RNA sequence: AGGGAUGUAGCUCAGUGGUAGAGCACUUGCCUAGCAUGCAUGAGACCCUGGGUUCCAUCCCCAGCAUGCCCC
Numbered sequence: 001a002g003g004g005a006u007g008u009a010g011c012u013c014a015g016u017g018g019u020a021g022a023g024c025a026c027u028u029g030c031c032u033a034g035c036a037u038g039c040a041u042g043a044g045a046c047c048c049u050g051g052g053u054u055c056c057a058u059c060c061c062c063a064g065c066a067u068g069c070c071c072c
Base pairs, nucleotide, nucleotide: 002070003069005067006066007065010024011023012022013021018055026042028040029039030038048064049063050062051061052060
């Protein structure tokens, strides 16, 4: 240089053309003498960036950025 992959909540990951969910973590309450476990509750991501297509884009297209992989 070339090829393909990934990028979504603090972390690990789903998701699908009709504005997004789970687990862990965190908040609050209950429980306990107290802690842990457990139960309930709430907050938290406009989905890597910029364009394009579309009535509508996290999703489709293009370019770029970052990470790691293959080949040389």